[in-house]
Context: one part of a larger RNA
């Protein structure tokens, strides 16, 4: 000096707490690890910082594992045979899982492409993340890191990088042997929210005429209404509403208190906003992951009876149990049938591998799904996405029940070359545990949390996963350092 550990003072975090809400640990099933088994149950990862992670929802394929069968995709070089022929390839029959001349009998067939050694490559989801790039993770949801000149020390070093105050912050006032600078933080990017101000728009409207329909007021039949209408109108107008370029808008600007009247805090007014949420993100590390992203890669190992590579089957789903992330419950704030009524993000086929995407209409069918005429490489079509909690009316009426929906039975489509170890789905039946869950714990403060649907990834078949997207929306903080950590300073000098 300080990865460390005692002692004290400081700030700071919902990966702490508090005051709360969800839960989660109990049940059933899902999934992922682990042990068990198993030809094989391929394998990384193992406290935060392994475990619905490897973009990891494997029926073939993926595959790396298991049990078998084929092929050379053995470049080059050198040297053996060898045109009186190195060598390829097949029918049947046996053989086999096979219509693999694999091999084998039998004999055509082909012609220097190969075959046989020897060096030498090559491939390789083999091995080593403890040899390595890169990438990604964490220290770190943090406020820290470092020259230069110049001061103090022989020096390592150290001041700068601060007694205070303040700030989210080494952020800024100030102090000041230190000045002046750099990375980081911030600014910056996206992204929400506002614009009757510009630019526009038959792929978006709005108004407008027009025509028909449908109310409703007064009855006077007139086009009388702040009437409705996803009816019509390639041209009357424009851009409020939808889109989106370029712009603007906010700065704690105003006032008030409080504060060295400094940096700043706290209120109120005016306003769409007075804290929107994210991305990027030093320094120095970790022998953190990943060689199974890669035709990045070093050694090693194998390399023709292959570990290469392709077929066939299997397995990655195996079940006395542990653990973990999640889904659906236990009801009446419900559950069941009616009706009625509202979004935002996406996305959407093949012409180079040959045939698939998103679907509207009618009809068949309980019902998955079927037939049929049709739209869209899309602001055009699906689509006004006419979701779902919600909302109204009924019906059950606290009964393991019309709660719950596990298991199983039996029957049908559908997607694959192929569905059994049941791929998803439907219909009938079956009706388990579940009565609010111990010690323990995990997440969180605002359009948040919880509920609720839908969209994309995967995807032939396909969401209990993710990652977005709106719907409907709380109760409690608005704090302190008691717990857990995590920054600084000051002490002590065990310790390296």
């Nucleotide at each position: 000096u300080g990865a460390c550990g005692g002692a004290a003072g400081g700030g700071c975090a919902c990966c702490a707490c508090c005051a709360g809400g969800a839960g989660u640990g109990g049940a059933g099933c899902u999934u992922g690890c682990g042990g068990c088994u198993u030809a094989a149950u391929u394998u990384g990862a193992c406290u935060c910082a392994a475990c619905a992670c490897g973009g990891g929802a494997a029926a073939a394929c993926u595959c790396a594992c298991c049990c078998g069968g084929u092929c050379c995709g053995g470049a080059c070089a050198c040297u053996g045979u060898g045109a009186g022929g190195a060598u390829u390839g097949a029918c049947a029959g046996a053989u086999c899982g096979a219509u693999a001349g694999c091999u084998c009998u039998u004999u055509c067939u082909u012609g220097a492409u190969u075959c046989g050694g020897u060096g030498g490559g090559u491939g390789g989801u083999g091995g080593u993340g403890c040899a390595u790039g890169g990438c990604c993770g964490u220290u770190c949801g943090u406020a820290g890191u470092u020259g230069g000149u110049g001061g103090a020390g022989c020096g390592a070093u150290u001041u700068g990088u601060c007694u205070g105050g303040u700030u989210a912050a080494u952020u800024c006032c100030g102090a000041u042997a230190a000045c002046g600078a750099a990375c980081g933080a911030g600014a910056c990017u996206c992204u929400a929210g506002c614009c009757u101000a510009u630019u526009a728009a038959a792929u978006a409207g709005u108004u407008c005429g027009c025509c028909g329909g449908c109310g409703g007021c007064g009855u006077u039949c007139g086009c009388c209404c702040g009437g409705c209408c996803g009816g019509c109108g390639c041209u009357g107008a424009c851009u409020u509403c939808u889109u989106a370029g370029a712009g603007g808008g906010a700065c704690g600007a105003g006032u008030g208190g409080c504060g060295u009247u400094u940096a700043g805090c706290c209120a109120c007014g005016c306003g769409a906003g007075a804290c929107u949420g994210a991305g990027c993100a030093a320094u120095a590390a970790c022998a953190g992951g990943u060689c199974u992203g890669u035709g990045a890669u070093g050694c090693c190992c194998u390399u023709a009876g292959a570990u290469g590579u392709u077929c066939g089957g299997g397995g990655c789903c195996g079940c006395a149990c542990g653990c973990g992330u999640g889904c659906u419950a236990c009801a009446c704030u419900g559950a069941a049938g009616g009706a009625a009524u509202c979004a935002g993000c996406g996305u959407g086929g093949a012409u180079g591998a040959c045939c698939c995407c998103c679907u509207g209409g009618u009809c068949c069918g309980c019902g998955a799904g079927g037939a049929u005429c049709g739209g869209g490489a899309a602001a055009c079509c699906c689509g006004u996405u006419g979701a779902a909690u919600c909302u109204c009316c009924u019906u059950c009426g606290u009964g393991c029940u019309a709660g719950g929906g596990a298991u199983c039975g039996g029957g049908g489509c559908u997607u694959g070359c192929a569905a059994u170890u049941c791929u998803u789905c439907c219909c009938c039946g079956u009706g388990a545990a579940c009565g609010a869950g111990g010690a323990a714990u995990u997440c969180c403060c605002a359009g948040u949390a919880a509920g609720c649907g839908c969209g994309a990834g995967u995807c032939a078949u396909a969401a209990g996963c993710u990652c977005g997207c709106g719907u409907u929306g709380a109760u409690u903080a608005c704090g302190u350092c008691c717990c857990u950590g995590c920054c600084c300073u000051u002490u002590g000098u065990a310790c390296a």
Molecule: small-subunit ribosomal RNA, 3' major domain
Organism: Hyalogyrina sp. W1000